[in-house]
Molecule: SAM riboswitch aptamer (S box leader)
Organism: Larkinella soli
RNA sequence: CGCUUAUCCAGAAAGACGGAGGGAUUGGACCCGACGAUGUCUUGGCAACCAUUCUUUAGGAAAAAGGUGCCACUUUCCACCCCCAAAUCGGGGAAAGAUAAGUU
Numbered sequence: 001c002g003c004u005u006a007u008c009c010a011g012a013a014a015g016a017c018g019g020a021g022g023g024a025u026u027g028g029a030c031c032c033g034a035c036g037a038u039g040u041c042u043u044g045g046c047a048a049c050c051a052u053u054c055u056u057u058a059g060g061a062a063a064a065a066g067g068u069g070c071c072a073c074u075u076u077c078c079a080c081c082c083c084c085a086a087a088u089c090g091g092g093g094a095a096a097g098a099u100a101a102g103u104u
Base pairs, nucleotide, nucleotide: 002103003102004101005100006099007098008097013043014042015041016040017039021032022031023030026079027078028077029076044071045070046069049067050066052062053061054060055059075096080093081092082091083090
């Protein structure tokens, strides 16, 4: 890198560095940004995938010291398929992406 499984409508503050665009790709929207965004580091926090403890047929519960992760807007929204429809709206499912664990 690829593959498999699960989850993705909740939650979570500041300081320093830096200096122009950014929010995964393409397009369209909408939003954030010199009142300093995106990004990096530090502290802090959120959460509960692995690991830990109890219980257990699967499972469930507890804790949060360990390994990850996360801390603008639903994965910011839509674009692919299906259903309903006053051809807007709405609902469901995919694709892609992100995270964790396992694995050729």